[in-house]
Context: one part of a larger RNA
RNA sequence: CGUACACGGUGGAUGCCUAGGCAGUCAGAGGCGAUGAAGGACGUGUUAAUCUGCGAUAAGCGUCGGUAAGCUGAUAUAAAGCGUAAUAACCGAUGAUCUCCGAAUGGGGAAACCCAAUGCAAUAAAUUGCAUUAUUAUUAAGUAAAUAAAUAGCUUAAUAAGGCGAACCAGGGGAACUGAAACAUCUAAGUACCCUGAGGAAAAGAAAUCAACCGAGAUUCCCAGAGUAGUGGCGAGCGAACGGGGAAAAGCCCAGAACCUAAAUCAACUUAUAUAUUAGAGGAAAGGUCUGGAAAGUCCUGCGAUACAAGGUGAUAGCCCCGUACUUUAAAAUACAUAUGUUGUGAGUUCGAUGAGUAGGACGAGACACGUGAAAUCCUGUCUGAAGAUGGGGGGACCAUCCUCCAAGGCUAAAUACUCGUGAUCGACCGAUAGUGAACUAGUACCGUGAGGGAAAGGUGAAAAGAACCCCGCGAGGGGAGUGAAAUAGAACCUAAAACCGUGUACGU
Numbered sequence: 001c002g003u004a005c006a007c008g009g010u011g012g013a014u015g016c017c018u019a020g021g022c023a024g025u026c027a028g029a030g031g032c033g034a035u036g037a038a039g040g041a042c043g044u045g046u047u048a049a050u051c052u053g054c055g056a057u058a059a060g061c062g063u064c065g066g067u068a069a070g071c072u073g074a075u076a077u078a079a080a081g082c083g084u085a086a087u088a089a090c091c092g093a094u095g096a097u098c099u100c101c102g103a104a105u106g107g108g109g110a111a112a113c114c115c116a117a118u119g120c121a122a123u124a125a126a127u128u129g130c131a132u133u134a135u136u137a138u139u140a141a142g143u144a145a146a147u148a149a150a151u152a153g154c155u156u157a158a159u160a161a162g163g164c165g166a167a168c169c170a171g172g173g174g175a176a177c178u179g180a181a182a183c184a185u186c187u188a189a190g191u192a193c194c195c196u197g198a199g200g201a202a203a204a205g206a207a208a209u210c211a212a213c214c215g216a217g218a219u220u221c222c223c224a225g226a227g228u229a230g231u232g233g234c235g236a237g238c239g240a241a242c243g244g245g246g247a248a249a250a251g252c253c254c255a256g257a258a259c260c261u262a263a264a265u266c267a268a269c270u271u272a273u274a275u276a277u278u279a280g281a282g283g284a285a286a287g288g289u290c291u292g293g294a295a296a297g298u299c300c301u302g303c304g305a306u307a308c309a310a311g312g313u314g315a316u317a318g319c320c321c322c323g324u325a326c327u328u329u330a331a332a333a334u335a336c337a338u339a340u341g342u343u344g345u346g347a348g349u350u351c352g353a354u355g356a357g358u359a360g361g362a363c364g365a366g367a368c369a370c371g372u373g374a375a376a377u378c379c380u381g382u383c384u385g386a387a388g389a390u391g392g393g394g395g396g397a398c399c400a401u402c403c404u405c406c407a408a409g410g411c412u413a414a415a416u417a418c419u420c421g422u423g424a425u426c427g428a429c430c431g432a433u434a435g436u437g438a439a440c441u442a443g444u445a446c447c448g449u450g451a452g453g454g455a456a457a458g459g460u461g462a463a464a465a466g467a468a469c470c471c472c473g474c475g476a477g478g479g480g481a482g483u484g485a486a487a488u489a490g491a492a493c494c495u496a497a498a499a500c501c502g503u504g505u506a507c508g509u
Base pairs, nucleotide, nucleotide: 001508002507003506004505005504006503007502008501009500015494016459017458020430021429022427024425025424026423027422029419030418031164032163039101040100041099042055043054044053046078049075050074051073061095062094063093064092065091066090070082071081072080106115107114108113116133117132118131119130120129121128122127135161136160137159138158139157140156141155142154143153168199169197170196171195172194173193179186183233209216210215220247221246222245223244230238231237251411252410253409254355256351257350258349259348266344267343268342269341271339272338273337275335276334277333278332280328281327282326286301287300288299290297302319303318304308311321312320360384361383362382363381364380366378367377370396391406392405393404394403395402446453447452466493469480470479471478472477
């Protein structure tokens, strides 16, 4: 040095576990904000720190309900207290307080800071306390230039807005990589992205629609028609509609006069009732034996079940605990429904009326599955420009016949889309290099001027019973003793593989 065996060290794979994730389903919610939000800074405890809660009334104060023998949130003890039959604590509803920054709004500003004005009150004064003071829009009032009247302007009051928020929605703008095996029309794609606006959905919507000589009857969504008809450097590709089957269904008003009445409808508020939600309440039934550290396991004998869902308890529990099925409950608040009432709106009948710089045209673009094409239809930047129901639009150039509808005003639930967040429930989803980036002080530590990037890190034991005391050592660490079922479970703690490093023995060289 090598090989074999044995015993260790190191290391943290594997197994088991789950406190966290992921993906659904059902229900509910779909907003918060000048009554100051979202998000923060700084404080706040017997408290040095972090988390949680809260705000100078500061882990909290009042009221009303529930519940209650224990409690003073966590790491996390200790100290000092509160309470035990109802003012402890806890849970719910509703109030009060709510520093400073932040739309931030008195002015400023390098966010959490600086500096004011006016009015009122207090004080001898310095000063202190409270309130108000941003901008824009609309409405109203006052005042008032050049400039006579007036207007602009200015001032004041009232009301509204502003900012944040995951996706879904509508509108205004709008790429490129890429594909075409290059590339320019084309594609990607009206996608990404930017801006504006709204709602719990939005948008669309009651035919100047389709159809085809038969007829249908607003919109939206799904299935299918159909990768069809088409379109297309007829390349790559793009890609309908009619008819059919379903989901859901709902229709109306203005552009006006008369009559008639106060009647439908809708909105807000009030009251009552019902239901639901926001705390809760009741809720069945088992003992022994053996093994064991421990019984829920074994054996024996029972019982409940509208409850054998789940979880916990020293191993595997229907009957130990918490629950579950089932039954039941609200002082207060909210939602929805119905009914009453108040306010506002205005019903019904008859006769009328029927949306002009519009339809259409020309040129240039765009949207239509449709790239200018034979290109209808829709939209409109420029220029034009009708008829007016004996009228007009459409039926894919265009014309006739025929059919069908009535533009140039408006409203409209449901079926549809989505999930920042709430409750319940579920998984041939993950199980710590997985699953969220994050099971732990995680968007933390750390990196970057910044935009931004972004980790690692779970497991003693049933219970800390977390090792009193003695010895070696400065300590770290270790040896005894003790605890425990186990300490090769000792906190660098479940299991403890391999690489790697040793010790001992044997053999070889």